RNA sequence: UUUUUAUUAAGAAGGGUGGAGAGAUUAGGCUCUGAGAAACCCUGGCAACCAAUCCUGAAUAUUCAGGAGAACGGUGCCAAUACCUAAUCCCGGAAAGCCGGGAGAUGAUAAAAA
Repeated sequence: UUUUUAUUAAGAAGGGUGGAGAGAUUAGGCUCUGAGAAACCCUGGCAACCAAUCCUGAAUAUUCAGGAGAACGGUGCCAAUACCUAAUCCCGGAAAGCCGGGAGAUGAUAAAAA
């Protein structure tokens, strides 16, 4: 980097360096930001994907599925729903501008494989 599977309306901030942008891409909006953006580092925290422990079921067993508590280990995350809408399709409502819903796409994270 690609593929597959799962999740994606919950949750969780202080300091240092830094010095102007940031919120994935494009467009529109909106928001954050010199009362200090991004990025990096330290500390703290959130969550519970993997790993570990225990329980239940299936299975001769390897193993698979489900559940529980915890949070030392591998990741991740800590403004706003993935900030909102569109960049696709379908359904419903309305005379229309438009409004609502569903699926998908894209992105992000984890695990596995290449």
Molecule: SAM riboswitch aptamer (S box leader)
Organism: Bacteroidales bacterium